[in-house]
RNA sequence: AGAGUUUGAUCCUGGCUCAGAACGAACGCUGGCAGCGUGGAUUAGGCAUGCAAGUCGAACGAGAAGCUGUUGAACAAUCUUUCGAGAGAGUGAUACAGUGGACAGUGGCGAAAGGGUGAGUAACGCGUGGGCAAUCUGCCCUCAAGUUGGGGACAACGGUUGGAAACGACCGCUAAUACCGAAUGUGGUUCUUUAUCGCAUGAUAAGGACACUAAAGGUGGGGAUUCUUCGGAACCUGCCGCUUGAGGAGGAGCCCGCGUACCAUCAGCUAGUUGGUAGGGUAAUGGCCUACCAAGGCUUACGGUUAGCCGGCCUGAGAGGGUGAUCGGCCACACUGGGACUGAGACACUGCCCAGACUCCUACGGGAGGCUGCAGUCGAGGAUCAUUCGCAAUGCGCGAAAGCGUGACGAUGCGACGCUGCGUGAAGGAUGAAGGCCUUAGGGUCGUAAACUCCUGUCAUUCGGGAAAAGUAUCCCCGCACUUAAUAAGUAUUUGACUCGAUGGUACCGAAAGAGGAAGCCACGGCUAACUCUGUGCCAGCAGCCGCGGUAAUACAGAGGUGGCGAGCGUUGUUCGGAUUUACUGGGCGUAAAGGGUGCGUAGGUGGUCUUGUGUGUCGGGUGUGAAAUCCCACGGCUCAACCGUGGAAUGGCAUUCGAAACUGCAAGACUUGAGUGCAGGAGGGGAGAGCGGAAUUCUUGGUGUAGCGGUGAAAUGCGUUGAUAUCAAGAAGAACACCGGUGGCGAAGGCGGCUCUCUGGAAUGUUACUGACACUGAGGCACGAAAGCUGGGGGAGCGAACAGGAUUAGAUACCCUGGUAGUCCCAGCCGUAAACGGUGUGCACUUGGUGUGGGGGGAAUUGACCCCCUCCGUGCCGGAGCUAACGCGUUAAGUGCACCGCCUGGGGAGUACGGCCGCAAGGCUAAAACUCAAAGAAAUUGACGGGGGCCCGCACAAGCGGAGGAGCAUGUGGCUUAAUUCGAUGCAACGCGAAGAACCUUACCAGGGCUUGACAUGUAGCUGCACGCCCCCUGAAAGGGGGGAAGCCUUCGAGGGUGGUAUACAGGUGCUGCAUGGCUGUCGUCAGUUCGUGCCGUGAGGUGUUGGGUUAAGUCCCGCAACGAACGCAACCCUUGUGUUUAGUUGCCACUCCUGGUGUUAAGCUAGGAAGCACUCUAAACAGACUGCCCGUGCAAGCGGGAGGAAGGUGGGGAUGACGUCAAGUCAGUAUGGCCCUUACGCCCUGGGCUGCACACGUGCUACAAUGACAGGUACAAUGGGACGCAAAACUGCGAAGUGGAGCAAAUCCUCAAAACCUGCCUCAGUUCGGAUUGGAGUCUGCAACUCGACUCCAUGAAGUUGGAUUCGCUAGUAACGGUGUAUCAGCUACGACGCCGUGAAUACGUUCCCGGGCCUUGUACACACCGCCCGUCACAUCAUGAAAGCCGUCUGCACCCGAAGUCGCUGAGCCAACCAAUUUAUUGGAGGCAGGUGCCGAAGGUGUGGGUGGUGAUUGGGAUGAAGUCGUAACAAGGUAGCCGUAGGGGAACCUGCGGCUGGAUCACCUCCUU
Repeated sequence: AGAGUUUGAUCCUGGCUCAGAACGAACGCUGGCAGCGUGGAUUAGGCAUGCAAGUCGAACGAGAAGCUGUUGAACAAUCUUUCGAGAGAGUGAUACAGUGGACAGUGGCGAAAGGGUGAGUAACGCGUGGGCAAUCUGCCCUCAAGUUGGGGACAACGGUUGGAAACGACCGCUAAUACCGAAUGUGGUUCUUUAUCGCAUGAUAAGGACACUAAAGGUGGGGAUUCUUCGGAACCUGCCGCUUGAGGAGGAGCCCGCGUACCAUCAGCUAGUUGGUAGGGUAAUGGCCUACCAAGGCUUACGGUUAGCCGGCCUGAGAGGGUGAUCGGCCACACUGGGACUGAGACACUGCCCAGACUCCUACGGGAGGCUGCAGUCGAGGAUCAUUCGCAAUGCGCGAAAGCGUGACGAUGCGACGCUGCGUGAAGGAUGAAGGCCUUAGGGUCGUAAACUCCUGUCAUUCGGGAAAAGUAUCCCCGCACUUAAUAAGUAUUUGACUCGAUGGUACCGAAAGAGGAAGCCACGGCUAACUCUGUGCCAGCAGCCGCGGUAAUACAGAGGUGGCGAGCGUUGUUCGGAUUUACUGGGCGUAAAGGGUGCGUAGGUGGUCUUGUGUGUCGGGUGUGAAAUCCCACGGCUCAACCGUGGAAUGGCAUUCGAAACUGCAAGACUUGAGUGCAGGAGGGGAGAGCGGAAUUCUUGGUGUAGCGGUGAAAUGCGUUGAUAUCAAGAAGAACACCGGUGGCGAAGGCGGCUCUCUGGAAUGUUACUGACACUGAGGCACGAAAGCUGGGGGAGCGAACAGGAUUAGAUACCCUGGUAGUCCCAGCCGUAAACGGUGUGCACUUGGUGUGGGGGGAAUUGACCCCCUCCGUGCCGGAGCUAACGCGUUAAGUGCACCGCCUGGGGAGUACGGCCGCAAGGCUAAAACUCAAAGAAAUUGACGGGGGCCCGCACAAGCGGAGGAGCAUGUGGCUUAAUUCGAUGCAACGCGAAGAACCUUACCAGGGCUUGACAUGUAGCUGCACGCCCCCUGAAAGGGGGGAAGCCUUCGAGGGUGGUAUACAGGUGCUGCAUGGCUGUCGUCAGUUCGUGCCGUGAGGUGUUGGGUUAAGUCCCGCAACGAACGCAACCCUUGUGUUUAGUUGCCACUCCUGGUGUUAAGCUAGGAAGCACUCUAAACAGACUGCCCGUGCAAGCGGGAGGAAGGUGGGGAUGACGUCAAGUCAGUAUGGCCCUUACGCCCUGGGCUGCACACGUGCUACAAUGACAGGUACAAUGGGACGCAAAACUGCGAAGUGGAGCAAAUCCUCAAAACCUGCCUCAGUUCGGAUUGGAGUCUGCAACUCGACUCCAUGAAGUUGGAUUCGCUAGUAACGGUGUAUCAGCUACGACGCCGUGAAUACGUUCCCGGGCCUUGUACACACCGCCCGUCACAUCAUGAAAGCCGUCUGCACCCGAAGUCGCUGAGCCAACCAAUUUAUUGGAGGCAGGUGCCGAAGGUGUGGGUGGUGAUUGGGAUGAAGUCGUAACAAGGUAGCCGUAGGGGAACCUGCGGCUGGAUCACCUCCUU
């Protein structure tokens, strides 16, 4: 830092996706160790159990157990005994005293901290900075002053008693640092005076006055004196307390500025509401509360949704974006809701009261509880740990202290959840082992990897050391200082000693042994590092995007190999990044998404020149704050690191203060250039109203007039003999205003067009008189706003949605035609939309030019104009720089800037739903989501295509000639049939094609019979010495099987060659795939095209060259040109044919010459043969010839036209020759060949059958239909070829096919050789003397064999057919047509086919409008599989999400009313009451002050009614989206076949159609205008 993905390719726009980092994560596979962190994100769901807040005896009463002493009931080992008993260590009840101090209580402090959670909260809740002159503050610190003297109770306890329990009730006793009076008053409060100060209320200080106002003791020590109940007290002193006041520190409360999510489809909210006065309340301000008065207050308010906020954390270059776990600060909450009490502090997590839900106990009467503390449990969930140890440390509470408590905290455990570190060994080791995989079979690779040798010992394991270090405080002792009367005591400090460790026998250290215990996960088509084999066969599957898989998958699955990371690796989820894809940094709006239809104007934003002041913004300096932690830097501590410590830096902000004054704001003053006003003369379809006019149309009346008119591509409906159309005259009506008329004018836009008048708006020009910034833009708002449409009233000629009819059509709800209603017109009122477009918001300024045009002014000139020059405003075209993705824009900007407004953020869903506003309605404005796709799109490029255009060519049409299509037959194909009718070829470019020969064979097909190393090839092993073959026999349809016989290679005697049979590798396959291939071929097309190098142009795909002007058969050539050259094609070179020359002369030729025979007259002549000859023909080799070379014309040239000469003239004729490519064209059945398949068969052999089968359809041919003919007779002229398993002459036989025969010939020698034509005769237009099918009979030939199934001959038979519908084929000269003839294949033949040959031998082409095909240029395109393209809508089916809907259910909430708990406050308080006061009757009364109770206001939960919001569901219903092969049409893309689209209205199965107005984002042609050259 980018990459993939829209296209055939390109550039752009634009979305989607990926690579990175991170996480309180989860899941899959795997898992050695250690350190440091971290771990219920979901149900603020419910909770069993244990613990989480106590402490103080130095505040107080009481005082259990235990211990000690005394007492000694009772028991009793043992001893004595007269057995009656006695003594008795010991144990030890009870009582007393002391000690002890438990449980509980009074009292004090704490319990408001610590710990948890994030439900609520959009808020002064939080953050930041201020304020309190409007406040409070326990414990702590400092200072000042005190601490006197009394009183009465209540718990505990005892007694009685209720209750199941929880818990009470009554009576009685008692202490205090508990409670209550009194005294004193440093002070404080209240009132008041003065001074100073401030920030408005006020604050502070000093002074004065009456009044009010406090306390509590505990403990240690002490020596004189005094008292004593002998314990002690008074007294002195220390310490801890207590009270009053002043201050501090820390904490808390309140107020304020600024900041703090989304929704405007939430736009109005508010009665304590806003303010005032008075009062209440609070620590304190305040509608915080109450009464009264006034009527205000708020504005992103009110409402809804979501959410704890921050330091920070993650990401990012940053700006930002996301987030708020752990740690820290603040807030809120504690089962849900309400409430107060106590207190310095709470409306209180483990306090109280009430209500509710839930759970538990119960004796049914009543009670108890609150893990969002630490562990743990259930549930829900993809998912988150131990019911551990310790108070040793740090901290907190209490205490004088020891100490006690502390699930805070410190530790350990569990989890790869994260970060960090370490290890799983190191060195050597090639026969490159085995094995795996691949292989071109050679080898390669895993791979120095292993084995093997040597070495080391981290971690883990075992053993041992290690009370190391991690703080000591208190207590005790000694010394010293302070205090004091004091060497007591106490306080502070120093040294030493003692005591205390959960972790833990842990870290660490040492020793031992042994490579021993320790590697996986993902990926390997591109992005993205890494490739092969096998399996599978659009299946199974993969996939983040593009996309893989339909028989050769680097994309699925497995394997080998490779790459990446590594105790982890992948996947999923989420956030940021990439994404400049919300653009502050840092985007856009002509055509991609995006300028409001237009103007006026409010708020707002912005604003000309000069001067002065101020100091709002701005800039600079200082100060305060910006907590700590985090981040960064430096140093240091754990062996390193993670982690931690110390210090520094940083912390965009906020506040305050001092300063500056350019710019900005504000204030004041001035100016004229912005803006406006005045004046002057002009231009204009600007607007409104009234009046007038002519042309046309229709209608009415009358006249003339007669059979049609009208309409169309062609028709019909329609009108017309009741007189139309046409024509003339008169009249009526409504609407619109030809020509002028023009990219001309005016207007803000919509829009505005006959003429005149009235009223009226604006702009431009000129002038510079006036005002003096009055300006620009403009959210809301207001006004205007085509057409269609709506309401009411008129009007209604023409046109004309709807409708009707006629056509067209497969249909035609359309296009075309005939009619025709709303409407179009006017008045009044709505509607408010258009492709309302320049698809371009408004204003101002700046920036090279050219040329038109409208309006005004000026100059020069003129008698006056025109022309000309200058200038301002408007309106066009071309074009420079610049801009743009390109197209294009270009002083009328889409250039360069400024100001303001509107709008956009992928396509579809959708400008739709819901809601709101507007409207009579139609509908308009505002405006989503679910879901779905990986694109949708803009411009340009190359092709292809067009029922687009231009140019050109071709037997393409036309002009001709002859055919096909009708008949019969032949042949091929389809179809049908069949056991099989083998297979292939299928528009042109399959169909007399493969097949240049199916009776058997061929043959691939079918039936049956057989063989299995095979019919054929090669190798190996072993056997056989028998060849193969020949002969004979049996069986059989044959093949095959079985049997017998004769002869029999060579030899160095080992064997060798060959053969047969056996076994094994293998053979074999016309089996599949021509869509795996080679090769060959067809076709476009013998069409003129197809490309390359360099250069140039373009961001690029690409273009140029190759286009243009001519010309040609031709990209043939010429000219021009940012191109210059070149290649494959064209042409030429090759063959043949046409002319000539030379050479050669046999088998060819025979003119001249000679000879012989025949004939004739022993003539001429003719004829046959020979010799001679090579002259001619011919043969076959070389050469010549033709090149637009010459002439004329034309043209720049190329060339073209004509002519001469010439055998031949413009490529002389014909052939061979087929560019780049297209059609996955054809062929695996010619051969070759990858892969797959069969292997006693899908191979091979044989017999027979089939390929020939026949209701039918098509193609290609032959023969005909006749007289240009048939038949019969006569007579002439070829060429190409072929011939030994052959061609075969003469002669003879047969009517003939043929037969007999065999001369000659391996061929210019011999053989095979014409017909039409021509000359005669006959037939005379008919199903015939045409035609020959079909059938019967008799034959010939080939062959092993003509039944299926051959050809030919003869006799007889004698069918259809009388020139062929629509349609269609070939051919332009030696051609068509006609005639015969040869050859290949081949035994024979289906040949009428194919390939050649010669003979006879025409007609026509005006021309390129049209059909078909092709080439070039251009244009449009939504096509690129390229028009056999693309694509739209209804209907039907399936799935998905969503809207509406009678209702139904839930939840939240407003209002009204009812009920009203606890509780504060108020009122009452006849009942009750210790302290204080008073009185006296001295044990009572009264008072003060309270309490219970009652009651009033408020008040939670609850109830009733009525609204609103929101969610779910819902018969039915609406559209939407998606879905390999459904139906109907064909709307759009080309002029898409009626140009399309926008708005509106009507209609129709559907796309759509039609009317009205608008747009070009319409092709083509013509005209006009304008511009450039």
Small-subunit ribosomal RNA from an uncultured prokaryote, 1573 nucleotides, folded computationally. RNAcentral holds the sequence, with entries from ENA. Its Rfam family is "Bacterial small subunit ribosomal RNA". The coordinates come from a structure-prediction model, not an experiment, and the mean pLDDT is 82.